[in-house]
RNA sequence: UCGUGCUAGACGGGGAGUUAGCGGUGCCCUGAACCCGCAAUCCGCUUCAGCGGGGUCGAACUCCUCCCCGAGGGGGCGCCGUCUGGGACUGACCGGCCGUGCUGGUAUUGAGGGCUGGGCCCUGCGCGGCGGGGCCCUGCAAACCCGGUCAGGUCCGGAAGGAAGCAGCCGUAAGCAGCCAGCCCCGGGUGCCGCAGGUCCGCCUGGCCUGAGCCAGCCUGCCGGGAUAAGCCAGGAGGCGCCGUCGAAGGGAGGUGCACGA
Numbered sequence: 001u002c003g004u005g006c007u008a009g010a011c012g013g014g015g016a017g018u019u020a021g022c023g024g025u026g027c028c029c030u031g032a033a034c035c036c037g038c039a040a041u042c043c044g045c046u047u048c049a050g051c052g053g054g055g056u057c058g059a060a061c062u063c064c065u066c067c068c069c070g071a072g073g074g075g076g077c078g079c080c081g082u083c084u085g086g087g088a089c090u091g092a093c094c095g096g097c098c099g100u101g102c103u104g105g106u107a108u109u110g111a112g113g114g115c116u117g118g119g120c121c122c123u124g125c126g127c128g129g130c131g132g133g134g135c136c137c138u139g140c141a142a143a144c145c146c147g148g149u150c151a152g153g154u155c156c157g158g159a160a161g162g163a164a165g166c167a168g169c170c171g172u173a174a175g176c177a178g179c180c181a182g183c184c185c186c187g188g189g190u191g192c193c194g195c196a197g198g199u200c201c202g203c204c205u206g207g208c209c210u211g212a213g214c215c216a217g218c219c220u221g222c223c224g225g226g227a228u229a230a231g232c233c234a235g236g237a238g239g240c241g242c243c244g245u246c247g248a249a250g251g252g253a254g255g256u257g258c259a260c261g262a
Base pairs, nucleotide, nucleotide: 001262002261003260004259005258006257009057010056011055012030013029014028015027020046021045022044023043024042034054035053036052037051038050063255064254065253066252067251068250072246073245075243076242077241078240079239080238082236083235084234085233086232089231090230093225094224095223096222097221099219101218102217103216104215105214106213112210113209114208115207116206117205118204119203120202121198122197123196124195125194126193127191128190130187131186132185133184134183135182137178138177139176140175146171147170148169149168154163155162156161
């Protein structure tokens, strides 16, 4: 070096999950890879960590170690928008207080304050006004069932005389108009009115006293309140980026036993 027969070993691996841990069953990735039995409130084991039975290959394309690349899984952080919840904080809003500063106004032609009176407001009464109604006044006004006078005509009567009574005329009633002066009654979205009372919160104003500040806005600070659209806080799902973790397939480098014969 070659040949033959063996042995170690291999005949898929990995991630998450589970577990004290390892491996498997189940899920996912890779991608093509002997068979049978077991197993999720599971099965089998113990750091060379599936077990049992059978089969094939076998010291190298195939086994072992390391490196590169890297599918994929899982972790952390950040950013973005989105959803749910929360008010602790910030900011915004509302109210109050303090303060100095700024701006404007006002003030010895009297700020602010105190006392006192009046008005605006309410009630009652009076007076006035307005409106409505009634009375009064004027005119018209009854075929008969209103009045007076009653021609004609009618009736009673011997007569004298008497009676009822239509039309007409005169008048009146209800009523209808007018007048709107006067009187009475009623009413109010009534009054440059009078009297009395109430209210006095507020505004305006007169008088007296005192005598220098007062008001508004902005700003700083503090306190309280409400709200949650926003920042913010907590959580969920998603996208993107970064960091580190395990890592299939693939590629590369190195390593690997025994016996016999030539």
The prediction has a mean pLDDT of 76. A computed fold for a 262-nucleotide RNA from a Chloroflexota bacterium, annotated as Bacterial large signal recognition particle RNA. Taxonomically the source falls in Chloroflexota (Bacteria, Bacillati). The sequence was found by an Rfam model in a public genome assembly. Its Rfam family is "Bacterial large signal recognition particle RNA". Its family is annotated with SRP-dependent cotranslational protein targeting to membrane, signal sequence recognition and signal recognition particle, plasma membrane targeting in the Gene Ontology.